[in-house]
Context: one part of a larger RNA
RNA sequence: GGAUGAACGCUAGCUACAGGCUUAACACAUGCAAGUCGAGGGGCAGCAUGAAAGUAGCUUGCUACUUUUGAUGGCGACCGGCGCACGGGUGCGUAACGCGUAUCCAAUCUACCCAUGGCUCAGGGAUAGCCUUUCGAAAGAAAGAUUAAUACCUGAUGGUUUCGCUUUUCCGCAUGGUUUAGCGAAUAAAGAUUUAUCGGCGAUGGAUGAGGAUGCGACUGAUUAGCUAGUUGGUGGGGUAACGGCCUACCAAGGCGACGAUCAGUAGCCGGUCUGAGAGGAUGAACGGCCACAUUGGAACUGAGACACGGUCCAGACUCCUACGGGAGGCAGCAGUGGGGAAUCUUCCGCAAUGGGCGAAAGCCUGACGGAGCAACGCCGCGUGAGUGAAGAAGGGUUUCGGCUCGUAAAGCUCUGUUGACGGGGACGAACGUGCGAGAUGCGAAUAGUUUCUUGCAAUGACGGUACCCGUCGAGGAAGCCACGGCUAACUACGUGCCAGCAGCCGCGGUAAUACGUAGGUGGCGAGCGUUGUCC
Repeated sequence: GGAUGAACGCUAGCUACAGGCUUAACACAUGCAAGUCGAGGGGCAGCAUGAAAGUAGCUUGCUACUUUUGAUGGCGACCGGCGCACGGGUGCGUAACGCGUAUCCAAUCUACCCAUGGCUCAGGGAUAGCCUUUCGAAAGAAAGAUUAAUACCUGAUGGUUUCGCUUUUCCGCAUGGUUUAGCGAAUAAAGAUUUAUCGGCGAUGGAUGAGGAUGCGACUGAUUAGCUAGUUGGUGGGGUAACGGCCUACCAAGGCGACGAUCAGUAGCCGGUCUGAGAGGAUGAACGGCCACAUUGGAACUGAGACACGGUCCAGACUCCUACGGGAGGCAGCAGUGGGGAAUCUUCCGCAAUGGGCGAAAGCCUGACGGAGCAACGCCGCGUGAGUGAAGAAGGGUUUCGGCUCGUAAAGCUCUGUUGACGGGGACGAACGUGCGAGAUGCGAAUAGUUUCUUGCAAUGACGGUACCCGUCGAGGAAGCCACGGCUAACUACGUGCCAGCAGCCGCGGUAAUACGUAGGUGGCGAGCGUUGUCC
């Protein structure tokens, strides 16, 4: 000098953009953060509509009320499907194939999506809900009866599927891979409705995502020198999507290590970021990729995918409820609270946009996200006025008393209107989809209905009456901080008298201090300035 997720002191007008618990992975009140589908299903608790009956008013067909009815819209809870493994948070652990890079899997899986070509047949038994009963303070649980499905099960059919045997083509990288034909065995499916679509099943290929292996690379300590029994290898078996001591039985005695094993300490890794001419050094906040974790430890279940932050089970600590028998909970999601700390924000608005989940769609959900709020925390920009103005005013400071200086500075005169205040107008972000109309098109007898396409119109904005624009007023509301001995730009006066104090280094201060304190002046930067911490 540059930099900073900064803090502290003094000061402070505004916009845009970006960032904001670096400490206690400490404990958490409250609310929200993952649902959706009725075009899978049985149903009908609640709401609305219709119908029927009754009662009252009474205009004799209208209003009000009650009851019944799942008949219609729809729908709490329930069965079922998909999602909940994404998105969001944190950096505890981890020195490891965790990460980066390169290569490999002839050792692998992949829901939804795309393409291709097939299939979608026949039956069955349950169960939740509802109802009845019981237990319990509660959380909840049990028994009986009954019912449905795109839930579950059985059978059929089945091939470029799987397995076994025989056969065959081509190839390679060792085990081998690929391919033809035959035989045997095994394994599928689900329907919905507005009849036009959406689905379902198995197969192949793709895409995406995931899993695994290896070379190389990346901290400190030898005042850590030996470490290792599933340890190293083999065979058989098991397990996995898959290879493998991954697991197991047996056999052998190996394997690693001064090219630093083991142990100990520290640490998420990278793209990047800061600095530097570079080499390098430091760093890993924000943004992006990967990994790990979700109160602590362990375990599996479901599933295409988890050993699962807002799932389950067990154990521990802690907190809460309790009728003392027993139960409930997990903010390292968004806000917010206490605590710790030098220190880090609102218990805000909206799904309008982008993206995600579900749905045929309308739509619903979304503390992702889009925005607003707070704090000069950072960076960029703007303003605090411009021109003119010498009687060099008054006043301050100083003086050799002549003067010099603040100083064109002020006043005065002439202007401007950024910003500000007030008044008026007022967005872009919004067209994908939707609704309505028209035309074409497929199904159809149809000018009905409906699918698809084209086109026109309309509605849809949290931010926000914000940005922006126009008008009026008016220099009016808007400058400080640090320094002035040398390094280092900038000097005098007074006070003090080795005192009070200053100080980054050298050093100042003991009666004329340009170094302390104050004043005037000057220098530097400027809505900031200085100090402290840390890195180069």
A computed fold for a 536-nucleotide part of an RNA from an uncultured rumen bacterium, annotated as small-subunit ribosomal RNA, 5' domain. The prediction has a mean pLDDT of 83. Rfam family: Bacterial small subunit ribosomal RNA. A reference for the family is Yusupov et al. (2001), "Crystal structure of the ribosome at 5.5 A resolution", Science.